[in-house]
RNA sequence: CGGGAAUUGGCGCAGUGAGUAGCGCACCGGUUUUGGGAACCGGGGGCCGCUGGUUCGAAUCCAGCAUUCCCGA
Numbered sequence: 001c002g003g004g005a006a007u008u009g010g011c012g013c014a015g016u017g018a019g020u021a022g023c024g025c026a027c028c029g030g031u032u033u034u035g036g037g038a039a040c041c042g043g044g045g046g047c048c049g050c051u052g053g054u055u056c057g058a059a060u061c062c063a064g065c066a067u068u069c070c071c072g073a
Base pairs, nucleotide, nucleotide: 001072002071003070004069005068006067007066010025011024012023013022019056027043028042029041030040031039049065050064051063052062053061
């Protein structure tokens, strides 16, 4: 320098046939227990890396930028 992949709650990931985001762990509350742990039930937390564009509507399509990783020179 060229090509590719990833970027979504605290962490790990799903959702990419566009229709206002979900799972596991963690966290909080309750039941159970002498207490803790475990189990079960319930709950809170993210507007989707950033900036624009397309569209009635974008995490999802397009462009640029940023970070990380891989390949090549």